[in-house]
RNA sequence: UGAGUCGGCCAGGCGGUCGCGUCGCACCGGUCUCGGCCGGUGCGCCGAGGAACGUCCGGGCUCCGUAGGGCAGGGUGGUGGGUAACACCCACCCGGGGUGACCCGCGGGAAAGUGCCACAGAAAGCAGACCGCCUCCCUGGUCCGCCAGGGAGGUAAGGGUGAAACGGUGGUGUAAGAGACCACCAGCACGGCGGGUGACCGUCGUGGCUCGGUAAACCCCACCCGGAGCAAGACCAGACAGCAGGCGUUCGAGGGCGGCCCGCCCGAGCCUGCGGGUAGGUCGCUGGAGGCGUGCGGCGACGCACGUCGUAGAUGGAUGGCCGCCACUGCGGUGCUGGUAACGGCGCCGCGGGACAGAACCCGGCGUACCGGCCGACUCAUCCG
Numbered sequence: 001u002g003a004g005u006c007g008g009c010c011a012g013g014c015g016g017u018c019g020c021g022u023c024g025c026a027c028c029g030g031u032c033u034c035g036g037c038c039g040g041u042g043c044g045c046c047g048a049g050g051a052a053c054g055u056c057c058g059g060g061c062u063c064c065g066u067a068g069g070g071c072a073g074g075g076u077g078g079u080g081g082g083u084a085a086c087a088c089c090c091a092c093c094c095g096g097g098g099u100g101a102c103c104c105g106c107g108g109g110a111a112a113g114u115g116c117c118a119c120a121g122a123a124a125g126c127a128g129a130c131c132g133c134c135u136c137c138c139u140g141g142u143c144c145g146c147c148a149g150g151g152a153g154g155u156a157a158g159g160g161u162g163a164a165a166c167g168g169u170g171g172u173g174u175a176a177g178a179g180a181c182c183a184c185c186a187g188c189a190c191g192g193c194g195g196g197u198g199a200c201c202g203u204c205g206u207g208g209c210u211c212g213g214u215a216a217a218c219c220c221c222a223c224c225c226g227g228a229g230c231a232a233g234a235c236c237a238g239a240c241a242g243c244a245g246g247c248g249u250u251c252g253a254g255g256g257c258g259g260c261c262c263g264c265c266c267g268a269g270c271c272u273g274c275g276g277g278u279a280g281g282u283c284g285c286u287g288g289a290g291g292c293g294u295g296c297g298g299c300g301a302c303g304c305a306c307g308u309c310g311u312a313g314a315u316g317g318a319u320g321g322c323c324g325c326c327a328c329u330g331c332g333g334u335g336c337u338g339g340u341a342a343c344g345g346c347g348c349c350g351c352g353g354g355a356c357a358g359a360a361c362c363c364g365g366c367g368u369a370c371c372g373g374c375c376g377a378c379u380c381a382u383c384c385g
């Protein structure tokens, strides 16, 4: 200098102006016994995200259910850790890819049982004879070496099909062949020794010579899971109609005259329950497994201690629009400048660009979307010293 790998961070800034929402204060109006409540105006504070998204997992919280256990159903699946928990994260093991940094794995069991294995192919699972090879028999031919056709059998070494054809190479053997036998190699099972918490690794011996794939097919094994969700749930609590019951109509219910009695006036309706714990309202509602910093423990995920910070909570659902300046950046043009060169550096002018997307009970993850930019660690190639 070029090409890459991994991790972290940001998601334009400032000012003006118009507007929206919660909260606080002040004022005005309505209601009203004061308080309070409702509406409006003004001022002030604050007002989305790395994914607020998808709602795919896991938890908190709430209500219902629940002695304990089991069945059904669902989920998870190398090992050891982390965590409130997880299908997440970390470290390691095994397998695969890459020269490498590193990346990928839906990674228990197929020598328990059942099923399936498209197309091609003769045959796809207690294998298989299409071509080929070999032996024998029959017929025909013959230059007597054999050749051709047909039939009966043997054969998995060779060809061909396939993702996959029942270990590989060499030899012995044989009519031809074959783990039929032998040597080495690969793989499997069992046993011993050594290392590791473990998955597993290394090594030695024995064995039959080899037992295909598929479990996101049924199934088996181990472990986990009660259900519904903030429209959860808790509290306050109507009005009109209608229905039922009670009391009352000069034997006066009830109402008014500032609280009570007397008194005076009006006077035919009044009260209770159902309707309905309905409509509506309030709470739940944001301080929580919280962020940041330092120290300690740990390879790490993370944990512990101390300090410090702290204002979104709407309910038809606010968080926006415009203008100016600056910064960033793409393309085109141009000036100066470094270097032998490849390739750069600093300016000016013009035209552009700024995404994905938006809380709705709250957290931890995963997945997906995204104009672009910055930082750190590492790898490979080349050059210089």
Base pairs, nucleotide, nucleotide: 001381002380003379004378005377006376007375008374009373010372012326013325014324015323016322017321018320020047021046023044024043025042026041027040028039029038030037031036049356053367054366056365057364058363059362060361061229062228063227064226073225074224075223076222077221078092079091080090081089082088093107094105095104096103097102108220109219113218114217115214116213117212130159131158132155133154134153135152136151137150138149139148140147141146167185168184169183170182171181172180186210188207189206190205191204192203193202194201195200233283234282235281236280242274243273244272245271246270247269254266255265256264257263290309291308292307293306294305295304296303297302328353329352330351331350332349333348334347335346336345337344338343

Record summary:
The RNA shown here (Bacterial RNase P class A) has 385 nucleotides and comes from Georgenia sp. EYE_87. The organism belongs to Georgenia, within Bacteria. Rfam family: Bacterial RNase P class A. By type it is a ribozyme. The sequence is in RNAcentral, with records from ENA.